Small-subunit ribosomal RNA, 5' domain from a Parcubacteria group bacterium, 554 nucleotides, folded computationally. The coordinates come from a structure-prediction model, not an experiment, and the mean pLDDT is 83.

Context: one part of a larger RNA
RNA sequence: GGAUGAACGCUAGCGGCGUGGAUACGGCAUGCAAGUCGAGCGGAAUUAUUUUUGAAACGGUUUGAGAUUAUAUCAAUGGCUGCGGAUAAAAUAGUUUAGCGGCAGACGGGUUAGUAAUACUUUGGUACCCACCCUGAAGACGGGUAUAAUUCCGCGAAAGCGGAACUAAUUCCCGAUAGCAUGAUUUGAUUUUCAAAUCAUUAAAGAAAUCCGCAAGGAAAUCGCUUCAGGAGGGGCCUAAGGCCUAUCAGCUAGUUGGUAGGGUAACGGCCUACCAAGGCUAUGACGGGUAGGGGGGGUGAGAGCCUGUUCCCCAACAAUGGCACUGCGACACGGGCCAUACUCCUACGGGAGGCUGCAGUCGAGAAUAUUCGACAAUGGGCGCAAGCCUGAUCGAGCGACGCCGCGUGGAGGAUGAAGGGCUUCGGCCUGUAAACUUCUUUUCUCUUUGAGGAAAGCCAGAUUUUAAAUUUGGUUUGACUGUAGAAGAGGAAUAAGGGGCUGCAAACUUCGUGCCAGCAGCAGCGGUAAUACGAAGGCCCCGAGCGUUAUCC
Numbered sequence: 001g002g003a004u005g006a007a008c009g010c011u012a013g014c015g016g017c018g019u020g021g022a023u024a025c026g027g028c029a030u031g032c033a034a035g036u037c038g039a040g041c042g043g044a045a046u047u048a049u050u051u052u053u054g055a056a057a058c059g060g061u062u063u064g065a066g067a068u069u070a071u072a073u074c075a076a077u078g079g080c081u082g083c084g085g086a087u088a089a090a091a092u093a094g095u096u097u098a099g100c101g102g103c104a105g106a107c108g109g110g111u112u113a114g115u116a117a118u119a120c121u122u123u124g125g126u127a128c129c130c131a132c133c134c135u136g137a138a139g140a141c142g143g144g145u146a147u148a149a150u151u152c153c154g155c156g157a158a159a160g161c162g163g164a165a166c167u168a169a170u171u172c173c174c175g176a177u178a179g180c181a182u183g184a185u186u187u188g189a190u191u192u193u194c195a196a197a198u199c200a201u202u203a204a205a206g207a208a209a210u211c212c213g214c215a216a217g218g219a220a221a222u223c224g225c226u227u228c229a230g231g232a233g234g235g236g237c238c239u240a241a242g243g244c245c246u247a248u249c250a251g252c253u254a255g256u257u258g259g260u261a262g263g264g265u266a267a268c269g270g271c272c273u274a275c276c277a278a279g280g281c282u283a284u285g286a287c288g289g290g291u292a293g294g295g296g297g298g299g300u301g302a303g304a305g306c307c308u309g310u311u312c313c314c315c316a317a318c319a320a321u322g323g324c325a326c327u328g329c330g331a332c333a334c335g336g337g338c339c340a341u342a343c344u345c346c347u348a349c350g351g352g353a354g355g356c357u358g359c360a361g362u363c364g365a366g367a368a369u370a371u372u373c374g375a376c377a378a379u380g381g382g383c384g385c386a387a388g389c390c391u392g393a394u395c396g397a398g399c400g401a402c403g404c405c406g407c408g409u410g411g412a413g414g415a416u417g418a419a420g421g422g423c424u425u426c427g428g429c430c431u432g433u434a435a436a437c438u439u440c441u442u443u444u445c446u447c448u449u450u451g452a453g454g455a456a457a458g459c460c461a462g463a464u465u466u467u468a469a470a471u472u473u474g475g476u477u478u479g480a481c482u483g484u485a486g487a488a489g490a491g492g493a494a495u496a497a498g499g500g501g502c503u504g505c506a507a508a509c510u511u512c513g514u515g516c517c518a519g520c521a522g523c524a525g526c527g528g529u530a531a532u533a534c535g536a537a538g539g540c541c542c543c544g545a546g547c548g549u550u551a552u553c554c
Stems, first nucleotide, its partner, number of pairs: 001554004006550005013407006019400002026363003030360003035103003040100002043097010058082005066074002110318003120242003124238003128235003133231007141175004150165006181201009206223002210219003244290003251281003256278008293315004297308004320341005343354004371397001373396003379393001380391004410440004420431004445491006454481001458476007498543005503524003509538005519526002
């Protein structure tokens, strides 16, 4: 000199783009962060319409127990009837959805504790797997019985649990079909392996709308289902090389090293087991100890190198701590399960509940690190035929000069070199064109008016090709940010400068105060009565919305 996820001190006008828990992988109140599909299924609730049912209330007419009165009036009860539409049932159409079922919760998001090699980076390989997606081939036939929901009964403070009965499906099971797939046998080529034949085994599920039809039913298309082959992309495993310190760590190792057989796995393999052999690694540093996520990258430097791994991207590992499996194409699974441990909470004391290293937020520790914000408008993801729903991913806004970049705090003129302040050899000199004053401008600021782009999709109708997909035409709808960016007009120099330094290194000096005191200081050093080094003032130097200090790296 450069750099930083910085902190501290003084100061502070604005904008853009970035960036912000580095310490306690310490503890967490609260809200949200993973759902979706009714076009898989049976129910339940609800709304509307239609049909049937037809209560109460209010009348009309009649009967007339009885009461009162004596023309007649009131009237229990009953009959007929008008109006009224409660209630109930059924059908149709819609809406909502707890449950069963499917797919997704293995992605996305966080963190760096562990890990010195089961990681990572680069290289080569294969004994392997793959849900969704794409392409091709073939098929989807016939049956069955369970179970949740629901109803009833019971236990419990709760969390929740048990029993009985009933029911559906794209749930589950059985059978048929099987050239392909798997297994066995045989034959041929024979080294694994390949080819052929025979035998055996293994599959499926429907859905809403449209058209034809009185109906039963049928038709083609769409979304699905099953098997096989291939692709895309992803993953598993193996392999060699590479990148820290320590010898005051020198020997380490019994599943250890190899073989045979078996088991296990998607797959090779001591991965596991039994038996057999006695091997394997090591001064080219085994084993042990310490430290550490790795890389793309970042800082510095002419380079070689040295230091580093924050944001962003790739990979790995972890999810209170330790262990375990289940489901599933995929996990040994952050917001799934079980057990143990520690901690916190509820309790009727019998028993239960929980896991922010998601986004905010809180306490703690710390020199120190932000809002309990808005929206799914865009991009992307999950589910769905779709509409759509969900999405603290994401897009945005808020806070912090934390960083980088940009802009401004005015421009021109203005000497009798005003006043004030400082110095003085008392002549004058400096501050200084600086100010005042004149004139100009309006970036910025305030007010008024206007005001994008980010929007493509989607939906509806039509056209082309061959229905669809696709393409295209027309119509219509969608913006959190945001009345934001920007634009126009009006006003007025108006709203805006500090920090550090001035002995040498090192740009910039005088006066006063102090008197080895008070103090300064990165090093040398300064201060004991003429201090350019302390404190103040004036002047000057450097940088400038910043300037210094501290820490760390080159």

Lineage of the source: Bacteria > Bacteria candidate phyla.